A computed fold for a 71-nucleotide RNA from a Parcubacteria group bacterium, annotated as transfer RNA. Rfam family: tRNA. By type it is a transfer RNA.
RNA sequence: CGGAGUGUAGUAUAGUGGUAGUAUACACCCUUCGGGAGGGUGAGGUCCGAGUUCGAUUCUCGGCACUCCGA
Repeated sequence: CGGAGUGUAGUAUAGUGGUAGUAUACACCCUUCGGGAGGGUGAGGUCCGAGUUCGAUUCUCGGCACUCCGA
C1' cells in the first nucleotide's frame, strides 16, 4: 500500500427489517446458625456519521478500531 473479516450489557455470545435475548459477573430479597450452592427480582448494551424505508442492530455508503492474507 492492496484485499477480506469483525464491531451487540463489565466479560463471552445469539439475533436478522417491526419490543434486543442468553450465560456469567453486579445489586437486593428468600433459603442457612453462618458461608457456599440454589431460587426470585432488578439495573446495565447494538463502534461513529450519513442514506434507503412507515420503521434499521439488521440493507447501502463513508469513517474509526481490531484481526487475518498478500506485497